[in-house]
Context: one part of a larger RNA
RNA sequence: GGAUGAACGCUGGCGGUGUGGAUAAGGCAUGCAAGUCGAGCGAGUCCGCCUUCGGGCGAGACGAGCGGCAGACGAGUUAGUAACACCUUGGUACGUACCUCGAAGUCGGGCAUAACUCCGCGAAAGCGGCGCUAAUUCCCGAUAGUCUGGCAACAGUAAAGUUUUUACGCUUCGAGAGCGGCCUAGGUCCUAUCAGCUUGUUGGUGAGGUAAUGGCUCACCAAGGCGAUGACGGGUAGGGGGUGUGAGAGCACGACCCCCAACGAUGGCACUGAGACACGGGCCAUACACCUACGGGUGGCCGCAGUCGAGAAUAUUCCGCAAUGGGCGAAAGCCUGACGGAGCGACACCGCGUGCAGGAAGACGGCCUUAGGGUUGUAAACUGCUUUUUUCAGGGAAGAAUUUUGACGGUACCUGACGAAUAAGGGGCUGCUAACUUCGUGCCAGCAGCAGCGGUAAUACGAAGGCCCCAAGCGUUAUCC
Numbered sequence: 001g002g003a004u005g006a007a008c009g010c011u012g013g014c015g016g017u018g019u020g021g022a023u024a025a026g027g028c029a030u031g032c033a034a035g036u037c038g039a040g041c042g043a044g045u046c047c048g049c050c051u052u053c054g055g056g057c058g059a060g061a062c063g064a065g066c067g068g069c070a071g072a073c074g075a076g077u078u079a080g081u082a083a084c085a086c087c088u089u090g091g092u093a094c095g096u097a098c099c100u101c102g103a104a105g106u107c108g109g110g111c112a113u114a115a116c117u118c119c120g121c122g123a124a125a126g127c128g129g130c131g132c133u134a135a136u137u138c139c140c141g142a143u144a145g146u147c148u149g150g151c152a153a154c155a156g157u158a159a160a161g162u163u164u165u166u167a168c169g170c171u172u173c174g175a176g177a178g179c180g181g182c183c184u185a186g187g188u189c190c191u192a193u194c195a196g197c198u199u200g201u202u203g204g205u206g207a208g209g210u211a212a213u214g215g216c217u218c219a220c221c222a223a224g225g226c227g228a229u230g231a232c233g234g235g236u237a238g239g240g241g242g243u244g245u246g247a248g249a250g251c252a253c254g255a256c257c258c259c260c261a262a263c264g265a266u267g268g269c270a271c272u273g274a275g276a277c278a279c280g281g282g283c284c285a286u287a288c289a290c291c292u293a294c295g296g297g298u299g300g301c302c303g304c305a306g307u308c309g310a311g312a313a314u315a316u317u318c319c320g321c322a323a324u325g326g327g328c329g330a331a332a333g334c335c336u337g338a339c340g341g342a343g344c345g346a347c348a349c350c351g352c353g354u355g356c357a358g359g360a361a362g363a364c365g366g367c368c369u370u371a372g373g374g375u376u377g378u379a380a381a382c383u384g385c386u387u388u389u390u391u392c393a394g395g396g397a398a399g400a401a402u403u404u405u406g407a408c409g410g411u412a413c414c415u416g417a418c419g420a421a422u423a424a425g426g427g428g429c430u431g432c433u434a435a436c437u438u439c440g441u442g443c444c445a446g447c448a449g450c451a452g453c454g455g456u457a458a459u460a461c462g463a464a465g466g467c468c469c470c471a472a473g474c475g476u477u478a479u480c481c
């Protein structure tokens, strides 16, 4: 000198674009953040019409339950991890819902169960029992090839319907795209005041297990495997694209944005599923917190806001689904704290303004003075002008894919009006280092990055005047180059 997710002090006019819990992965009140489908299903309620008053009809609405898909994405955090976690390279013993393409099929039957009724237990959370019922729920049978096993013969394995009548589905096989699993070589911080480490350990055979390879697991057999090219141990740490600096080599860092990984109070476990060992699913244990009728229950903000705490320190319990994207749905649409916006903070960068011109051999005041004067200083006053900006008033978007639909927003922007009006500070002035005098103080009070200033004329302390440097900022502190 440059840089920062900064903080602190003094000061503070505006706009745009960014950015903002780095500490306690500490605890959390409250609200919201994942639903959707009646074109899968049977009840029910409401509405409308008809009615012989029994009920019937409906392109109607609502909606608990069964069923399907989604909930494994999106959003958050960086605790752990020195490891195939990540980056680069090569590979295959593998999987893949939704989507696309190709081929074939979609036949027959059956048993349940929630809802519901009735009964019962419980303070609650909730639970139990009898009975009834539907389906794109479940089961059985048939059929069987481009599937599986087998050399072959042969054996085995599937389906679901809905509908406004023209579509959407369902099953099987093959291919694709995208995504993922696994393996591989190289790279990947400090420490030797860590030198030896290892028994599923290293390899083999067989078996189990998995989508799949494999000590992944098990039985048996062998005794191996790793290590100064640093094993093992300890410390620290998410990795990368990148960011900062530097002429570069390098050094340091990894906020925001993107990719990958890991985690979801802590530890463990599986279930469902194409996919999880699952943040807003489940079970167990632990700690903590809450409710309780004391028998027993409930909870997990490292989602968005917000709160307490700790801290030098980090924002609104805002608006909207109009756009982009996501889930479900045939669609209309519903949901979406993703996202789009607004709010707060000079936190950063960029831009603009706080006026412009004229105006005295030069007012007043201040300061200095050799008392003549000098300086502040064209500065002010005064005259003329302008109106960026501020305020007020009028008009008023694009973003929307046009049939409809705009949170932002009466915003941006345009026009007009008034009036210099609404707007300057901070640090420094001994040398390094741009900028000096007077007074006060008297090794005191104080300054200070280093050298050093201050003990009676201090350009170094404090104040004033003047000056220098930056400027809506200026300084200080911390950290990196």
Stems, first nucleotide, its partner, number of pairs: 001481004006477005013352006019345002026308003030305003035069003040066002044062003047058004076263003086187003090183003094180003099176008107141004116131001118129004147156003161168002189235003196226003201223008238260004242253004265286005288299004316342001318341003324338001325336004355385004365376004391417005399408001425470005430451003436465005446453002

The part of an RNA shown here (small-subunit ribosomal RNA, 5' domain) has 481 nucleotides and comes from Candidatus Yanofskybacteria bacterium CG10_big_fil_rev_8_21_14_0_10_46_23. The source organism's lineage runs through Bacteria, Bacteria candidate phyla and Candidatus Yanofskyibacteriota. The RNAcentral record of the full RNA draws on ENA and SILVA. Model confidence (mean pLDDT): 86 of 100.